[in-house]
């Protein structure tokens, strides 16, 4: 250097134009229990890598950067 994919809570994802952004683990609290751990309940956490555009609207569609990773040379 070209080409393709992804980037969303602490982790790993879902969401693919209509709007409280899903779940799983893990964190807090609460029953349970002699304590615990397993299990039930219930709560807090993410304004979507950044930056423009389009749209009435944009995690979602262009376009430029940043980064991951595959792959070609």
């Nucleotide at each position: 250097g070209c080409g393709c994919a992804c980037g969303u809570g602490g982790u790993c994802c879902a969401g693919a134009g209509g709007a409280g952004a899903c779940g799983a683990c893990g964190c807090c609290g609460c029953c349970c229990u002699c304590c615990g751990a397993a299990g039930g309940c219930g709560g807090a956490g993410a304004c979507c890598g950044c930056a423009g555009g389009u749209u009435c609207g944009a995690c979602u569609c262009c376009u430029g950067c940043c980064g991951u990773g595959c792959g070609c040379a």
Predicted 3D model of a 73-nucleotide RNA (transfer RNA) from a Micrococcales bacterium. Its Rfam family is "tRNA". Rfam describes the family as follows. Transfer RNA (tRNA) molecules are approximately 80 nucleotides in length. It is annotated as a transfer RNA. Model confidence (mean pLDDT): 82 of 100.